[in-house]
Context: one part of a larger RNA
RNA sequence: CUGGGUGUAAAGGGAGCGCAGGCGGGAAGACAAGUUGGAAGUGAAAACCAUGGGCUCAACCCAUGAAUUGCUUUCAAAACUGUUUUUCUUGAGUAGUGCAGAGGUAGAUGGAAUUCCCGGUGUAGCGGUGGAAUGCGUAGAUAUCGGGAGGAACACCAGUGGCGAAGGCGGUCUACUGGGCACCAACUGACGCUGAGGCUCGAAAGCAUGGGUAGCAAACAGGAUUAGAUACCCUGGUAGUCCACGCCGUAAACGAUGACUGCUAGGUGUCGGGUGGCAAAGCUAUUCGGUGCCGCAGCUAACGCAAUAAGCAGUCCACCUGGGGAGUACGUUCGCAAGAAUGAAACUC
Numbered sequence: 001c002u003g004g005g006u007g008u009a010a011a012g013g014g015a016g017c018g019c020a021g022g023c024g025g026g027a028a029g030a031c032a033a034g035u036u037g038g039a040a041g042u043g044a045a046a047a048c049c050a051u052g053g054g055c056u057c058a059a060c061c062c063a064u065g066a067a068u069u070g071c072u073u074u075c076a077a078a079a080c081u082g083u084u085u086u087u088c089u090u091g092a093g094u095a096g097u098g099c100a101g102a103g104g105u106a107g108a109u110g111g112a113a114u115u116c117c118c119g120g121u122g123u124a125g126c127g128g129u130g131g132a133a134u135g136c137g138u139a140g141a142u143a144u145c146g147g148g149a150g151g152a153a154c155a156c157c158a159g160u161g162g163c164g165a166a167g168g169c170g171g172u173c174u175a176c177u178g179g180g181c182a183c184c185a186a187c188u189g190a191c192g193c194u195g196a197g198g199c200u201c202g203a204a205a206g207c208a209u210g211g212g213u214a215g216c217a218a219a220c221a222g223g224a225u226u227a228g229a230u231a232c233c234c235u236g237g238u239a240g241u242c243c244a245c246g247c248c249g250u251a252a253a254c255g256a257u258g259a260c261u262g263c264u265a266g267g268u269g270u271c272g273g274g275u276g277g278c279a280a281a282g283c284u285a286u287u288c289g290g291u292g293c294c295g296c297a298g299c300u301a302a303c304g305c306a307a308u309a310a311g312c313a314g315u316c317c318a319c320c321u322g323g324g325g326a327g328u329a330c331g332u333u334c335g336c337a338a339g340a341a342u343g344a345a346a347c348u349c
Base pairs, nucleotide, nucleotide: 003321004320005319006318007303008302012317014201015200016199017198021194022193023192025088026087027086028085029084030083031082033081034080035077036076037075038074039073040072041071042070049065050064051063052062053061054060091191092188093187094186096183097182098181099180103177104176105175106174107173108172109171110154115149116148117147118146119145120144121143125136126135162169163168206247207246209244210243211242215241216240220236221235222234223233258316259315260314261313262312263311266294267293268292269291270290271289272288273287274286275285276284277283278282298305299304322349323348324347331342332341333340334339
């Protein structure tokens, strides 16, 4: 390479957009590049192979045939692929009418709670633990009442509920804005799918500059525990957590399951629509789109998956090829750095 694979054994890129490329719906016509058939030329000889023959056999040698699966020219065919013309509407998109939503960005605003400050009441404890101690408190703490400051997060509603491509998104209101679903069938008429490179987004932590800092809390300090205790427990506590702008680009970035399309028993919840029936806040039948559970066929090494497939098929991309060495070294690219990406070998089992 071929082959076989990628939920858990090695293996799906963190996610999207998209250039090239690959693949691509129905009908009719044209062409004949691919394709198929015929003919001609060529495809040196030797060798190989088959048959026959010559050395007593064989090796060896000779003759004939086949083969040389190719190339060129030419004639024809038109199913399929391709190119092109015309056309269609079911794929895709647009318009219209409705609907749900923590989708995004910005601004405004609300209450509870913690902490701190001021004042009142009040007096000896509070706090913490398995038990303690460090700590706080007669300079009046804890508790309780009133007032104030400030930051962060939004109880109940809340739901294997919703939205988003993923990361993710949750008090309330306003503005701007993206996507989705249903119905309808007016319009376009294959405009589609995937997507190496590329571009964009991308939790937390971390970095840079300037702010902010209530609570929490790496590091650090102290108290305990212990043989020790650079921990688990306790008292404190700085970066950080928050905001703005810029970087980083990684995660068990998980459904450990790439995207898209079609097909293949049922049952039962739930969310958003449509249609029909009924004494109508409801029930029921049906249908489209999500999200769960159970389960047949089938698949699977088993576990399990099972219309949200890991079933049956197709297109395109990514990735795997024994363990360790190693996601290391070297080189390169990116980064302020931390580091990230790409990514071996010797050796060894």